[in-house]
Context: one part of a larger RNA
């Protein structure tokens, strides 16, 4: 390299968007680049192969043939690919109508709770643990009542429920805004799929600026435990957690399962629509579309399992793997304020 693979053995890029590239629906017509057929020329000799022959055989040598699967020119074919033109609607998109949703951003508002402050009542404890102690409290704590301040998070609803490409998203209202779904079949007429690079998004922690700081809490300090205890438990407590506008760009970023399309038994639940029967209406019931679960047959798998949301049967495109360690290290390059990230070896060793 080919091949074979990629849920768990090595291996799916964290996710999207999209240039190039690769691939691409039905019908008709032209062309003939690919493709196919014929002819001509060429494809040196030797070699290889076949037959025959010569050295006693063989190796070796000689002759003839075939072959040299190629290239060029030319004539033709038009199914397929390509290309040019025309056309179509089922792929894709748009329109109209409809309901549903923790989708995103911003603003405003709300109640419960914790903490703190002020005032009242009240008196000796409170707190904490396996048991304690540190700690708080006669300068009046804990408890309780009233008032106030402030920050953060939104109980019940709540659900193998919903939305989002992923990360993720949960009090209420309003404004702006994205996507999906159902019905319809009016419009465009292949406008599609994937996507190396590129660009954007990207939990937590971390970083630099200005705010904020209730609770929690790395570090740190104290009390315990213990042989020790740089821990687990307890009392405190600073970064941080929140916010502003930047950076970082990583995660078991997981369904450890890339995207798209088509096809292939059933059963049962759930969410959102649409239609039908019936009805005053609704529920129930039936059909259907989309999503999301469970079980299960064929098939598949090393097994576990997967099984229409495939890990089944096929096609197209991309990423990645190629024994363990050394090592996601070194060196170089690119990025970053830094931390570090991306790319990524070898010697040696088993």
């Nucleotide at each position: 390299c080919u091949g074979g693979g990629u849920g768990u053995a090595a291996a799916g890029g964290g996710c999207g968007u999209g240039c190039a590239g690769c691939c691409g629906g039905g019908u008709c017509u032209g062309c003939a680049a690919g493709u196919c057929a014929g002819a001509u020329g060429u494809g040196a000799a030797a070699u290889c192969c076949a037959u025959g022959g010569g050295c006693u055989c063989a190796a070796c040598c000689c002759a003839u043939g075939a072959a040299c699967u190629g290239c060029a020119u030319u004539u033709g074919a038009a199914a397929c690919u390509g290309u040019a033109g025309a056309u179509c609607u089922u792929g894709a998109g748009u329109g109209u109508c409809g309901g549903g949703g923790g989708g995103g951003c911003a603003a405003u508002c709300g109640g419960a709770a914790u903490u703190c402050c002020u005032a009242g009542u009240g008196u000796a404890g409170c707190g904490g643990u396996g048991a304690a102690a540190u700690g708080c409290g006669u300068a009046g704590a804990u408890a309780u009542u009233a008032g106030g301040a402030g920050g953060a998070a939104c109980a019940c609803c709540a659900g193998u429920g919903g939305c989002g490409a992923a990360g993720g998203c949960g009090g209420a209202u309003u404004g702006c805004u994205g996507g999906a779904c159902g019905a319809u079949a009016a419009c465009u007429g292949a406008c599609g799929g994937u996507g190396a690079g590129g660009c954007g998004c990207g939990a937590a922690a971390g970083u630099g600026u200005g705010g904020g700081g209730a609770g929690c809490a790395a570090a740190c300090a104290g009390g315990a435990u213990u042989a020790g205890a740089u821990a687990c438990c307890c009392c405190g407590g600073u970064a941080g957690u929140c916010u502003u506008g930047g950076c970082c760009g990583u995660a078991a970023a997981c369904g450890a399962u890339g995207g798209a399309u088509a096809c292939u038994a059933g059963g049962u639940g759930u969410a959102g629509g649409a239609g039908g029967u019936a009805u005053c209406g609704a529920c129930c019931c039936c059909u259907u579309c989309u999503g999301u679960g469970c079980c299960g047959g064929a098939g598949u798998u090393a097994a576990c399992g997967c099984a229409a949301u495939a890990a089944g049967u096929a096609u197209c495109c991309c990423g990645c793997c190629u024994g363990g360690g050394g090592a996601g290290u070194a060196c170089g390059g690119c990025c970053g304020c830094a931390a570090g990230g991306c790319u990524g070896a070898a010697a040696c060793u088993c």